c-di-GMP-I riboswitch aptamer from Paenibacillus ginsengihumi DSM 21568, 88 nucleotides, folded computationally. It matches the Rfam family "c-di-GMP-I riboswitch aptamer". Rfam's curators write: GEMM was predicted in a large-scale screen for bacterial structured RNA regulatory elements. NCBI's taxonomy places the organism under Bacteria, Bacillati, Bacillota, Bacilli, Paenibacillus ginsengihumi.

RNA sequence: AUACGAUAAUAGCAAACUUGUCGAAAGGCAAGGACGCAAAGCUAUAGGGCCUUCUUGACGAGACGUCAAUGGCAGCCUGGCCGCCGAA
Numbered sequence: 001a002u003a004c005g006a007u008a009a010u011a012g013c014a015a016a017c018u019u020g021u022c023g024a025a026a027g028g029c030a031a032g033g034a035c036g037c038a039a040a041g042c043u044a045u046a047g048g049g050c051c052u053u054c055u056u057g058a059c060g061a062g063a064c065g066u067c068a069a070u071g072g073c074a075g076c077c078u079g080g081c082c083g084c085c086g087a088a
Base pairs, nucleotide, nucleotide: 004086005085012037013036017032018031019030020029021028022027035075041081042080043079046078047077048076049073050072051071056068057067058066059065060064
């Protein structure tokens, strides 16, 4: 240095749920709260997957339905970037 990851040490993040707030929604942010996490740090303009449909477009219809991200999820997977510690 690379790989790897412990009943080690030091630090860190925070699911569900609750409250407030933004949003049409999915979801985001803040506070509380801990199910978990060795990248649960960043990247959605790297690829796949999933969620949503106010607007817009297409189709069917007849005042509604279906489909499609320009919206989201990095705590779904793979990749990329960066980073703490050091037993086997």